[in-house]
């Protein structure tokens, strides 16, 4: 300097007129890194203070963050890559049930189709190394051994046992030992661990406005079911009438930001500092000057915390491969 990898910022800013919403009001604030999707998990409202089982539904290597997660950090394990990295619905097939098409001789109570050797040869015995088929064939490579072969024997490696040693753990080394029948699949059922109330701001709460009732049941208690336990003349269920306007919830927070300190980090403590839209026929648009900028995706409706996706251009910083110079 090419190429690669992984993380991160920026995605307007300052000044002025004009015109829009709030507000404690002559000033100040006013859309995002995703506001987006509604897929997760909480705050907050009510059910309601009587709860248990069952079903049903999550998650799913360990270990640690966090209010909580299906989330984040860090390891392991296992595939992939020359490497930085980067991929995983990562417990359990010796609890049970299913499934592996077609090929093939034979696909789990599994096997001889050619081939090889033997023989008392148109047949019959041994064989499972060669070959064929196939995603997958009764553990691999070599030797020895034998009619010919085969863990039939050895070495090494796979596997099971039993045992040191590291590591909180998932695991990882290492030693001794058995020739050792035992495929695959669980984002199939199922099997274990572990968590789970329901509805939702159009939730709730005050004010106001406004009326017609009729039929049926004995029910009803915020996901389904059973058992409990409670309320009961007032409730529930279906038809219909009538009203529907304002206030609060609604933004000072698991909140920003800036320093130290503890930790490999995720974060967490401490101590300063600041208050960053609150609409509801639903708001920030035009214009001028100034910097390099209007250029991608793209507009808050209760908040946050994650996750996916969508993104034009500009920028930083660490690693890895590999040229070439000091």
């Nucleotide at each position: 300097g090419c190429a690669g990898u992984u993380g991160g910022u920026c995605g307007g800013a300052c000044g002025g007129u004009c015109g829009c919403g709030g507000c404690a009001a002559u000033g100040c604030c006013g859309a995002g890194g995703a506001a987006a999707g509604u897929c997760c998990g909480g705050g907050c409202u009510c059910c309601u203070u009587a709860g248990g089982g069952c079903a049903g539904g999550g998650u799913g290597g360990u270990g640690g963050c966090u209010a909580a997660c299906g989330g984040c950090c860090a390891c392991c394990c296992a595939g992939g890559g020359u490497g930085a990295c980067c991929u995983g619905c990562g417990g359990g097939a010796a609890a049970g049930u299913g499934c592996c098409a077609c090929a093939g001789a034979a696909a789990a109570c599994a096997a001889a189709c050619c081939g090889c050797c033997g023989c008392u040869u148109u047949g019959c015995g041994g064989u499972a190394a060669g070959g064929g088929u196939g995603a997958a064939a009764a553990g691999g490579u070599g030797a020895g051994g034998u009619a010919a072969g085969a863990g039939c024997u050895c070495a090494c490696c796979g596997c099971g046992g039993c045992u040191c040693a590291g590591g909180u753990g998932a695991c990882u080394g290492g030693g001794c030992u058995g020739g050792c029948a035992u495929g695959g699949u669980a984002a199939a059922c199922c099997c274990c661990a572990c968590c789970c109330g329901g509805a939702g701001c159009a939730a709730g709460a005050c004010c106001g406005a406004g009326c017609a009732g009729c039929a049926g049941g004995a029910a009803g208690g915020u996901g389904g079911u059973c058992c409990g336990c409670u309320u009961u003349c007032g409730c529930c269920u279906g038809c219909g009438g009538g009203u529907a306007g304002g206030u609060u919830g609604c933004u000072a927070g698991a909140g920003g930001u800036c320093a130290g300190c503890a930790g490999u980090a995720a974060u967490g403590c401490u101590g300063g500092u600041c208050c960053a839209a609150g609409a509801u026929g639903g708001a920030u648009g035009a214009c001028c000057g100034u910097c390099u900028a209007u250029u991608a995706c793209a507009g808050a409706a209760c908040c946050c915390g994650g996750c996916u996706u969508a993104u034009a251009g500009a920028c930083c910083a660490a690693c890895u491969u590999u040229g070439g110079g000091a």
This is a predicted structure of a 326-nucleotide RNA (Bacterial RNase P class A) from an Actinomycetaceae bacterium. The gene name in the source record is rnpB. The organism belongs to Actinomycetaceae, within Bacteria. Rfam family: Bacterial RNase P class A. It is annotated as a ribozyme. Its family is annotated with tRNA processing, dimeric ribonuclease P complex and ribonuclease P activity in the Gene Ontology. RNAcentral holds the sequence, with entries from ENA. The prediction has a mean pLDDT of 79.